[in-house]
The RNA shown here (c-di-GMP-I riboswitch aptamer) has 74 nucleotides and comes from a soil metagenome. Its Rfam family is "c-di-GMP-I riboswitch aptamer". Gene Ontology term of the family: cyclic-di-GMP binding. Model confidence (mean pLDDT): 87 of 100. The sequence is in RNAcentral, with records from MGnify.
RNA sequence: AAAGGGCAAACCCGCCGCGAGGUGGGGACGCAAAGCCACGGAACUCCACGAGCGGAGUCCGCCGGGCCGCCGAA
Numbered sequence: 001a002a003a004g005g006g007c008a009a010a011c012c013c014g015c016c017g018c019g020a021g022g023u024g025g026g027g028a029c030g031c032a033a034a035g036c037c038a039c040g041g042a043a044c045u046c047c048a049c050g051a052g053c054g055g056a057g058u059c060c061g062c063c064g065g066g067c068c069g070c071c072g073a074a
Base pairs, nucleotide, nucleotide: 006031007030011026012025013024014023015022016021029061035067036066037065039064040063041062043058044057045056046055047054
């Protein structure tokens, strides 16, 4: 480069959640890890506080890191 394929943004509908958001279906913006992990950050939510400090969460398709992984000239 190919081959077999895979995932699924926004948006819409149903359900769950105070919320960020999650989940099922539809749908494709894109993705060689857009597979998994909340470990360190970033961003976001809730609670508290005069303010600051703080606590609990969300998010892996924001960055870094860790683990695993198809094909191939490897």